[in-house]
């Protein structure tokens, strides 16, 4: 200094908080989709990986 193995703890899943389950990572898991193009325009969806509450934002109705 490098691999490789175990124990232990913990992070991640296109913008916030919580519980639940599921898959992934040990420095990585992880940074959405289309289309012309070459590294750049232009367009669309959604705060969840899924489910259920909050909250922010947005539409529409109605007091």
């Nucleotide at each position: 200094u490098a691999a490789g193995a175990u124990u232990c703890a913990g992070g991640c899943g296109a913008u916030g908080g919580a519980g639940u389950u599921c898959g992934c990572c040990u420095u990585a898991a992880u940074u959405g989709c289309u289309a012309u193009g070459u590294g750049a325009u232009a367009g669309c969806u959604g705060a969840u990986a899924a489910c259920u509450c909050c909250u922010a934002u947005u539409g529409a109705a109605g007091c």